[in-house]
Context: one part of a larger RNA
RNA sequence: UGAUGGAGGCCCGCACAAGCGGUGGAGCAUAUGGUUUAAUUUGAUGCAAAGAGAAGAACCUUACCAGGGCUUGACAUGUGGCGAAUCCUCUUGAAAGAGAUGGGUGCCUUAGGGAAUGCGGACACAGGUUGUGCAUGGUUGUCAUCAGGUCAUGCCGUAAGGUAUUGGGUUAAGUCCUGCAACGAGCGCAACCCUCGUGUUUAGUUGCCAUUAUUGAGUUUGGAACCCUGAAUAGACUGUCGGUGAUAAGCCGAAGGAAGGUGAGGAUGACGUCAAGUUAUCAUGCCCUUUAUGUCCUGGGAGACACACGUGCUACAAUGGUCGGGAAAAAGGGCCGCAAUCCAGAAAGGGUGAGCUAAAGCCAAAAACCUAUCCUCAGUACAGAUUGCAAGCUGCAACUCACCUGCAUGAAGUUGGAAUUGCUAGUAAUCGUCGGUCAGCCAUACGGCGGUGAAUUUAUUCUCGAGCCUUGUACA
Numbered sequence: 001u002g003a004u005g006g007a008g009g010c011c012c013g014c015a016c017a018a019g020c021g022g023u024g025g026a027g028c029a030u031a032u033g034g035u036u037u038a039a040u041u042u043g044a045u046g047c048a049a050a051g052a053g054a055a056g057a058a059c060c061u062u063a064c065c066a067g068g069g070c071u072u073g074a075c076a077u078g079u080g081g082c083g084a085a086u087c088c089u090c091u092u093g094a095a096a097g098a099g100a101u102g103g104g105u106g107c108c109u110u111a112g113g114g115a116a117u118g119c120g121g122a123c124a125c126a127g128g129u130u131g132u133g134c135a136u137g138g139u140u141g142u143c144a145u146c147a148g149g150u151c152a153u154g155c156c157g158u159a160a161g162g163u164a165u166u167g168g169g170u171u172a173a174g175u176c177c178u179g180c181a182a183c184g185a186g187c188g189c190a191a192c193c194c195u196c197g198u199g200u201u202u203a204g205u206u207g208c209c210a211u212u213a214u215u216g217a218g219u220u221u222g223g224a225a226c227c228c229u230g231a232a233u234a235g236a237c238u239g240u241c242g243g244u245g246a247u248a249a250g251c252c253g254a255a256g257g258a259a260g261g262u263g264a265g266g267a268u269g270a271c272g273u274c275a276a277g278u279u280a281u282c283a284u285g286c287c288c289u290u291u292a293u294g295u296c297c298u299g300g301g302a303g304a305c306a307c308a309c310g311u312g313c314u315a316c317a318a319u320g321g322u323c324g325g326g327a328a329a330a331a332g333g334g335c336c337g338c339a340a341u342c343c344a345g346a347a348a349g350g351g352u353g354a355g356c357u358a359a360a361g362c363c364a365a366a367a368a369c370c371u372a373u374c375c376u377c378a379g380u381a382c383a384g385a386u387u388g389c390a391a392g393c394u395g396c397a398a399c400u401c402a403c404c405u406g407c408a409u410g411a412a413g414u415u416g417g418a419a420u421u422g423c424u425a426g427u428a429a430u431c432g433u434c435g436g437u438c439a440g441c442c443a444u445a446c447g448g449c450g451g452u453g454a455a456u457u458u459a460u461u462c463u464c465g466a467g468c469c470u471u472g473u474a475c476a
Stems, first nucleotide, its partner, number of pairs: 001476002003473003007470004012465002015460001019423005026314005032308002034305002042053001064300007073125001077124002079121001081119003087102001089100004107114002127289002131286002136283002138278003141274001143272001148187001150185002153182001154163003167178003193266004198234007208223002213220001237260001240254005303442001316416001320375002324371003332363002337356002342351002382413001387408004392403001429452007
């Protein structure tokens, strides 16, 4: 100087407390371990692995296994040889591939040849999702959006180092004030950026409609006020007032204001720590492999199942279920696309194909909610697993192994032990909706969007984890 203490002081955080909802019990979905297997490809393993890499494994993907093939190779460059390539048909085969047949020649040209393309040869080489993240770059997680980390000069100390950065206040903050052998400065904090919340100006089409006409309808004239959309700009700064404080920084209260003391949310992550993760995104040293650890194909596997654990979904019901009627969103997506309407079907879906390159037409029905019907506390008109039959869609292909519809079937489950987790306001809880990936989809995931909309916060005693100061130490 650090590290550490069941040492002290100060201070903070959904850390405890107060409260609301869960997980842990059930069924299923999904990830992982284990076991099994020809293979169940692989990395990730406390927080910081486990609905995570994977924004989508039937083939492909695919790296794994079995079998069938190839060996200058599926891919690149160089060298020399032959033929234009493309195309047609047949045999064999699971396919890859192997073998044979027919016809026939383009483009540029200095008429030699060349470009592009295919075939076979020899060699340099290609190839490797082989290994090493403890050889690396890049990138990411974490402590942590915690308030710290450091430098120049000066001063102190023999030196390691110290001081500044400590003290008194204050802050979300090494934020600011003040004092001081320190005086200054960079990286972090804050601000500058984006979204939301208010006004003004400007622009009015595909959006809007107050006044006057008009229509079934903002439909059509018309209007630019309102709403909305886009752009520009104003606005919040402890600015004003009172109290308090050291005449400070600030804190408390009030006014005005759409918003008040960081207005709300996001992006933004200092010096470093964990030889943290990644050689399977990519790049890369070294090692290994070269008729195989490379490469092509068919089929299988990654979907197995006594069990264990993580993350979720659906429930156990009456604040509910069921069947009618009614109301009002936001944000997205679309031409290899979204698809209205009409027709037949019980439905999934099918036929038809208006309109839309989108403020115009479509996906699109918002659901919880309101109103009315039945159910009356039961393993039920709760719950929907499982299984049978029938039907549909995508796709060469749906058995292993997709999704959807209808009928039938109707399991566990009556609120969950020890324990454990999220959340402080438009939050939790609850309700639907959209998107990416995508032929289809195992999405209950992930990322957005809006609707309805709470309770509690005494306080820092205790638990956990940070920060600063002081102190003990046989530790470095």
Molecule: small-subunit ribosomal RNA, 3' major domain
Organism: Withania somnifera